Small-subunit ribosomal RNA from an uncultured bacterium, 1489 nucleotides, folded computationally.
Model confidence (mean pLDDT): 84 of 100.
RNAcentral holds the sequence, with entries from ENA and SILVA.
Its Rfam family is "Bacterial small subunit ribosomal RNA".
RNA sequence: UUGAGAGUUUGAUCCUGGCUCAGGAUGAACGCUAGCGACAGGCCUAACACAUGCAAGUCGAGGGGUAACAGGGGCUUCGGCUCGCUGACGACCGGCGCACGGGUGAGUAACGCGUAUGCAACCUGCCUGUAACAGCGGGAUAGCUCCCUGAAAGGGGAAUUAACACCGCAUAAGACCACGCUCUCGCAUGGGGACGGGGUAAAAUAUUUAUAGGUUACAGAUGGGCAUGCGUGACAUUAGUUAGUUGGUGAGGUAACGGCUCACCAAGACUGCGAUGUCUAGGGGUUCUGAGAGGAAGGUCCCCCACACUGGAACUGAGACACGGUCCAGACUCCUACGGGAGGCAGCAGUGAGGAAUAUUGGUCAAUGGACGCAAGUCUGAACCAGCCAUGUCGCGUGCAGGAUGACUGCCCUAUGGGUUGUAAACUGCUUUUAUAUUGGAAGAAUUGCGCUUACGAGUUAAGCGUUUGACGGUACAUUAUGAAUAAGGAUCGGCUAACUCCGUGCCAGCAGCCGCGGUAAUACGGAGGAUCCGAGCGUUAUCCGGAUUUAUUGGGUUUAAAGGGUGCGUAGGCGGAAAUGUAAGUCAGUGGUGAAAUCCUGCAGCUUAACUGUAGAAUAGCCGUUGAAACUGUGUUUCUUGAGUACAUUUGAGGUAGGCGGAAUGUGGUGUGUAGCGGUGAAAUGCAUAGAUAUACCACAGAACACCGAUUGCGAAGGCAGCUUACUAAACUGUCACUGACGCUGAUGCACGAAAGCGUGGGUAUCAAACAGGAUUAGAUACCCUGGUAGUCCACGCUGUAAACGAUGAUUACUGGUUGUUUGCGAUACACUGCAAGUGACUGAGCGAAAGCAUUAAGUAAUCCACCUGGGGAGUACGUCGGCAACGAUGAAACUCAAAGGAAUUGACGGGGGCCCGCACAAGCGGAGGAACAUGUGGUUUAAUUCGAUGAUACGCGAGGAACCUUACCUGGGUUUAAAUGGGGAGUGACAGGCUUGGAAACAGGCCCUUCUUCGGACACUCUUCAAGGUGCUGCAUGGUUGUCGUCAGCUCGUGCCGUGAGGUGUCGGGUUAAGUCCCAUAACGAGCGCAACCCCUAUCGAUAGUUACCAGCACGUUACGGUGGGGACUCUAUCGAGACUGCCGGUGUAAACCGUGAGGAGGGUGGGGAUGACGUCAAAUCAGCACGGCCCUUACAUCCAGGGCUACACACGUGUUACAAUGGCCGGUACAAAGGGCAGCUACACAGCGAUGUGAUGCUAAUCUCCAAAUCCGGUCUCAGUUCGGAUCGAAGUCUGCAACCCGACUUCGUGAAGCUGGAUUCGCUAGUAAUCGCGCAUCAGCCAUGGCGCGGUGAAUACGUUCCCGGGCCUUGUACACACCGCCCGUCAAGCCAUGGAAGCCGGGGGUACCUGAAGUAUGUAACCGCAAGGAGCGUACUAGGGUAAAACUGGUGACUGGGGCUAAGUCGUAACAAGGUAGCCGUAG
Repeated sequence: UUGAGAGUUUGAUCCUGGCUCAGGAUGAACGCUAGCGACAGGCCUAACACAUGCAAGUCGAGGGGUAACAGGGGCUUCGGCUCGCUGACGACCGGCGCACGGGUGAGUAACGCGUAUGCAACCUGCCUGUAACAGCGGGAUAGCUCCCUGAAAGGGGAAUUAACACCGCAUAAGACCACGCUCUCGCAUGGGGACGGGGUAAAAUAUUUAUAGGUUACAGAUGGGCAUGCGUGACAUUAGUUAGUUGGUGAGGUAACGGCUCACCAAGACUGCGAUGUCUAGGGGUUCUGAGAGGAAGGUCCCCCACACUGGAACUGAGACACGGUCCAGACUCCUACGGGAGGCAGCAGUGAGGAAUAUUGGUCAAUGGACGCAAGUCUGAACCAGCCAUGUCGCGUGCAGGAUGACUGCCCUAUGGGUUGUAAACUGCUUUUAUAUUGGAAGAAUUGCGCUUACGAGUUAAGCGUUUGACGGUACAUUAUGAAUAAGGAUCGGCUAACUCCGUGCCAGCAGCCGCGGUAAUACGGAGGAUCCGAGCGUUAUCCGGAUUUAUUGGGUUUAAAGGGUGCGUAGGCGGAAAUGUAAGUCAGUGGUGAAAUCCUGCAGCUUAACUGUAGAAUAGCCGUUGAAACUGUGUUUCUUGAGUACAUUUGAGGUAGGCGGAAUGUGGUGUGUAGCGGUGAAAUGCAUAGAUAUACCACAGAACACCGAUUGCGAAGGCAGCUUACUAAACUGUCACUGACGCUGAUGCACGAAAGCGUGGGUAUCAAACAGGAUUAGAUACCCUGGUAGUCCACGCUGUAAACGAUGAUUACUGGUUGUUUGCGAUACACUGCAAGUGACUGAGCGAAAGCAUUAAGUAAUCCACCUGGGGAGUACGUCGGCAACGAUGAAACUCAAAGGAAUUGACGGGGGCCCGCACAAGCGGAGGAACAUGUGGUUUAAUUCGAUGAUACGCGAGGAACCUUACCUGGGUUUAAAUGGGGAGUGACAGGCUUGGAAACAGGCCCUUCUUCGGACACUCUUCAAGGUGCUGCAUGGUUGUCGUCAGCUCGUGCCGUGAGGUGUCGGGUUAAGUCCCAUAACGAGCGCAACCCCUAUCGAUAGUUACCAGCACGUUACGGUGGGGACUCUAUCGAGACUGCCGGUGUAAACCGUGAGGAGGGUGGGGAUGACGUCAAAUCAGCACGGCCCUUACAUCCAGGGCUACACACGUGUUACAAUGGCCGGUACAAAGGGCAGCUACACAGCGAUGUGAUGCUAAUCUCCAAAUCCGGUCUCAGUUCGGAUCGAAGUCUGCAACCCGACUUCGUGAAGCUGGAUUCGCUAGUAAUCGCGCAUCAGCCAUGGCGCGGUGAAUACGUUCCCGGGCCUUGUACACACCGCCCGUCAAGCCAUGGAAGCCGGGGGUACCUGAAGUAUGUAACCGCAAGGAGCGUACUAGGGUAAAACUGGUGACUGGGGCUAAGUCGUAACAAGGUAGCCGUAG
């Protein structure tokens, strides 16, 4: 000094793992917005093309001179002419500069760059120092003048002239060359020095006389050149490359070394530590990020390199192979008189183009720097400034204080009201940065020149003073005045992530970084209000780092998540036992050099502050040198035995290879016996069989495999190996501790082995058996099953080289707790016993692990080496390459696409998984339904309407416990609009009601008559108006409440504790038992709650109490008779309180709970029977039409009133019922016995009338009082098996009753009519005892009733249950799971449709590079007789090299391509159902078809 996480896979959990977000940054761009300043930055794309201007000149103190300008002189006809005389100076000769400065990043993977060395192998203009020198000559040439030529650019000729231009001769200390002699140094080649003589080469002048310049040489400084170590991209789907190539000798060349070049000689050189090739790229200081290690970048500034339209080449020069020079070639542009010429912004501005995108054709040389010059000075798009741009960083401002009736508006709400906007505003006071105006006004200036002064060495010296010089700029800054005056937006508000409401919309429009929002109540879309975060900015996009320990050196993994090579041998490499000694490469310590500046960091300082800048310091990996240390590693030497190996002696085994032998079974053949079937299956059939099968006996042959032994057995490196035996051969263990002496471990490339299937050749072929055929199954069945059957299965030789080649676990070594088997050997012997070694198993610790689990045979603790992994899919695919006879194998991508894919474990649910158990679940029975007719409900159809709802179980005689009107919600038609009801306010009237009447179907509308009370305040009623209505309209998927179902099933949970990282588990499991999670035992659980049971009601027995309207035994009275009367309280009964039943008792079984016994007792016996009672929850189950209610919708209508119609329709289908089909019956006559209910607009006795429904009259009863009120039964008679004396539908006629009204559309009665139906297919329902069956009675609703329905009541009163295999439903435990919307789940593939990227493809079109051949500019080198020149030399011609061009054949790479292959994606397509459960044939891997 220093490290933060979150969202997203699941019903939930832990893990693995990807995707995404929060941070910082930028030469940015885009959207919205915008007051000011300072400092920075500003073509990232087309190294694309460029109009115009400027960007390199200077020197007259080198020269000849004088074109322009100015001055002067002379002449003058006053127009002018003339003189280089002066200041100056165009062009020219000459010198210096132009190789700097400025731009760009195309090329370059390189000694290009960085760093460190070396040059004994080098150069260096200007500058500094030192030494020496400058004597005498010569000939030209530009300019100028004249002429010729060309459109121009320009070119040519003649004459003449100068120099610090050029040339010759002389001189030579030192220099260079060769030689002689000698000294000395160095790692090598070799270097340095002294001496001697020999050879070669110099110079320039100018002038104001001070100097400046010149030549030679040495040295320095500066700048460069060269060489070397190390470092510096990707791809191996680029593995071999190279002929000047590698080296040598010699020569040439260069400033210099060198194959740099050439001749000759040799055959080398580079490469897995990555050559060559391809692609990409200027490098560094540094910048961004990061805790760091790293990763990414290389814009601005600095250093280096490369380039200057493209390619080549040299010239000049100190320096270039030269951005604003030359020559040539090419492309392009421009001019042209068509002959020929000119040009190069990757300098500064600027233009076009490209692009998302990047500025002014500005000012000044004032400063800094550069060139030239003695200087003045000139030049300078270097530089300094200004302009444009929020591009970035930093700073400032848009006010501050007070101010509550918490104002108005807006928005929201639970809306008399409250909240919020919000101290915000208004209002009051204050300030003036900024703004506007006024006035003043810098620093940056030092030099230089000129003048003066002083010093001294007396000057072109030094110092000082004065004066002169500012683009920026009247800028920064300051003063004064005015006045809150001139100045706020952007994004976001579901979670991550700070910030919430309303409206609109309705899977639409849209949003979205990820998860995901939107299908009528959206905090997620759009708007609004409010809020949050930043703020002259805010968001978005793009890119980089971070988070990401998600490439892991720091710092990951590989049993099951991605990942151990199929196995061994072994090369390189990596790693390596003990001791001694040497060395010093690594290592460590000290020290020296370097590590440019800037940057970063720290201190201080300057701009008002900051950014920015200055200054000082610190820091800096690394590299190089040097001095030391010697533990460790390395290395040399000498030893050791424990690692490893050898020897000897045993032992063991399905280890391997080759040969021989054996029996059983199978098949076939032969011969018998024997007769009708055999075989096969879920069941069958195909098949075989009277030509004799199957079966059976004997004989023979063939091939393949080796029962029992046989096992968590043994052996092997793995694959794998099994009858017996022989031969050959390999290995391991044990023992001895004799020998060697680290000889070891691992192992890329390589080599070998390597199941099955498959391939080739040749054999063999008994069984089995892909393909194939047939038979079945099936909707289909190219399958599963059956009958056959060929490759193959076997052998030999050769190939292939893969498997779920698995312990899904690489090899080696060491260490670390136990228990218990087993194999082999040892311990002299032994069946006893303990121990040792090597294997091979099980269990359990510590530890590890996400968990499951592993646990001395590690998945523990460590070490070494190898292999492999980095989200899923695409894909182990494509292309390329290698291998293979082929099949194929090995290596092995990308585009595109998804936000997951995955592992382990948990809870459920499910299974055509398992175990246990229950239920009228089956079975055993009884009676039904399904067939008929009718009733009723539903569907469908129809209709103006057939109102609506309920729809598997859990709708369908359901809502409806009663549709003729009403109901009524539906339809048609006619009306009303404050409305049907109630309340408040205001105004008016005295009515309203009632009666009559007109129109009308009625509602309604109109008319007439009648018409209040009062304590005088008003009350009451009505009309008008106003505020509140009304809706069976929608949403049961917004809801309350209620209900159905699982299910009266035995379950569902909690607290504490314990276990688990966690979801969660335990408890609640286990053994028994029960109707029961009922109880007992056991137990890391102990307790508790909701359920079960019990408590409640009815019923069965008894008792007590009470005794009317019920009862009547005894007593009395009375009646034809009757509790009718007195009376009674016994009985029945009524209705209140109790008793009783608890496995309590006995026997047996059992630890117990409990069970058994037809046990006893008892009215009743094992929850006695029945009812009420329905846990947590499930089905978005039902109901907005019972009621209530949120939201939405309608308001002269979706409200409301009325009449009529409809809900009652009718080819049909279904459910639930009734009545039957008859004799256990029908009919007739007689006759007995209930319970529970109802009754005043009612039930009605009784009498009369009617065949009857009923009617008339009349009585009792507001009910234990009166009444409704029984039937089957029983007795007798009749019918006699038939469509009947069964059955009663339908229809006809006549009636009764209710009601305003029975036409649509009521019930009942009588007479007549007399349909179907003779017991009901597949299938299906109810019921276990007072039950089923059967018989009637009552009630609700209700005027009446379509009731055969519903709810109750009693009468009569059975049969059967062996049992739990099966069907259905349920409970518990367990198991599997890819399910969790939970099996009505999930999910695969073809086909069809659309879209997307991609492979192949006849070809077509490009690109860069190389090779061969042809041609070959300029230039350089070189050769050279004729031409030129006195000569030096030149021209011309030739040779070599070469840019470019052409031709040819290949290779590589890209685009496109009819057609074609697969792949991916896409709410509701087709066909099947492969996988997940035993997934209905267990699944999977390799291979073949």